Source information:
RNAcentral holds the full RNA, with entries from ENA. Large-subunit ribosomal RNA, domain VI from Nitzschia putrida, 264 nucleotides, folded computationally. The coordinates come from a structure-prediction model, not an experiment, and the mean pLDDT is 86.
Context: one part of a larger RNA
RNA sequence: CGUAAGAAUAUUGAAAGGAACUUUUUUUAGUACGAGAGGACCAAAAAAGAUAUACCAAUGGUGUACCAGUUAUUGUACCAACAGUAAACGCUGGGUAGCUACGUAUAUAAUAGAUAACCACUGAAAGCAUAUAAGUGGGAAACUUACCUUAAGAUAAUUAUUCUUUUUUAAUUUUAAAAUAAGAUCACGGUUAGACGAACCGGUUGAUAGGCAUCAAGUAAAAGUAUAGAGAUAUAUGUAGCUAAGAUGUACUAAUAGAUCGAA
Numbered sequence: 001c002g003u004a005a006g007a008a009u010a011u012u013g014a015a016a017g018g019a020a021c022u023u024u025u026u027u028u029a030g031u032a033c034g035a036g037a038g039g040a041c042c043a044a045a046a047a048a049g050a051u052a053u054a055c056c057a058a059u060g061g062u063g064u065a066c067c068a069g070u071u072a073u074u075g076u077a078c079c080a081a082c083a084g085u086a087a088a089c090g091c092u093g094g095g096u097a098g099c100u101a102c103g104u105a106u107a108u109a110a111u112a113g114a115u116a117a118c119c120a121c122u123g124a125a126a127g128c129a130u131a132u133a134a135g136u137g138g139g140a141a142a143c144u145u146a147c148c149u150u151a152a153g154a155u156a157a158u159u160a161u162u163c164u165u166u167u168u169u170a171a172u173u174u175u176a177a178a179a180u181a182a183g184a185u186c187a188c189g190g191u192u193a194g195a196c197g198a199a200c201c202g203g204u205u206g207a208u209a210g211g212c213a214u215c216a217a218g219u220a221a222a223a224g225u226a227u228a229g230a231g232a233u234a235u236a237u238g239u240a241g242c243u244a245a246g247a248u249g250u251a252c253u254a255a256u257a258g259a260u261c262g263a264a
Base pairs, nucleotide, nucleotide: 001153005164006163007162008161009160010159015150016149017148018147021049022048023047024046025045026044027043033038051107052106053105054104055103059101060100061099062098066094067093068092069091070090071086072085073084074083075082076081112144113143118138119137120136121135166179167178168177169176170175171174183261184260185259186258188202189201190200191199208254209253210252211250212249213248214247215246217243218242219241224237225236226235227234228233
């Protein structure tokens, strides 16, 4: 820009893409077959591998400053207690959210059609024979469906429901310009989303983000004081103290003030 007014929410599916897998074991059955050795079709069940998608309840990983320990050194006058630096966490032990696999779940199922090689039926040309010449069947992971995803710019531009249906000015009877409606965008608070656009949510009739409170979860037993010990240290106060991204609650702070587009 189009889809012959402008919008919102649903919707059909032309078409496109994806997927399709394999193995082993058991039963049938030591049956059919075979002198024996050996050893099935068909059918049924189970498990596994590979691949794909999704997810984080559990099991693990990561988690760059969440907690603790610890060495050297510098500083806060000293002690104690802390802070900085040590290759962009000094090292070490753990670890929330998120992300993730080594983890969990699901899928490759079932079905139809027309066929290939091939196997047939009826059957003449050619009194026979012949699956073919007319005619009629079976038959593969391949093809078309089925399954999953996208999808009306599918210009043949689908369909359904609902909302708006006004005003003004110029030219003159359908054109141009402007203001609006339904609605939308910017701006504003953001995240499930994200390079940026986009998507999605919220905006006081509000829990959107931050703060605060409580909790969960993590770490592992704070500082100070007291006691015991010559001391290092230990014990008590005390499952303490401190806590990122988590949950619930709470308007304390900020979502203000506004601007723009938009109908025969």